[in-house]
A computed fold for a 73-nucleotide RNA from Endomicrobium sp., annotated as transfer RNA.
Lineage of the source: Bacteria > Pseudomonadati > Endomicrobiales > Endomicrobiaceae > Endomicrobium.
Its Rfam family is "tRNA". About the family: Transfer RNA (tRNA) molecules are approximately 80 nucleotides in length. It is annotated as a transfer RNA. Its family is annotated with triplet codon-amino acid adaptor activity in the Gene Ontology.
It was read from a public genome assembly.
RNA sequence: GCCGACGUAGCUCAGCUGGUAGAGCAGCGGUUUUGUAAACCGCAGGCCGUAGGUUCAAUCCCUAUCGUCGGCU
Numbered sequence: 001g002c003c004g005a006c007g008u009a010g011c012u013c014a015g016c017u018g019g020u021a022g023a024g025c026a027g028c029g030g031u032u033u034u035g036u037a038a039a040c041c042g043c044a045g046g047c048c049g050u051a052g053g054u055u056c057a058a059u060c061c062c063u064a065u066c067g068u069c070g071g072c073u
Base pairs, nucleotide, nucleotide: 001072002071003070004069005068006067007066010025011024012023013022019056027043028042029041030040031039049065050064051063052062053061
């Protein structure tokens, strides 16, 4: 330098070829317990790496760019 994959909640990941984003763990509160843990119930937490474009509508499609990883030279 060229090619490819990935980037979504604090962490690990889903999101079925466009219709206003979910799970598990972690966190907070409650029930239970002499107390802790476990179990059960509930709550909060992200506008999807960034910037544009297409569209009535974009996490999803297109372009550029940043980062991580891998391959080739």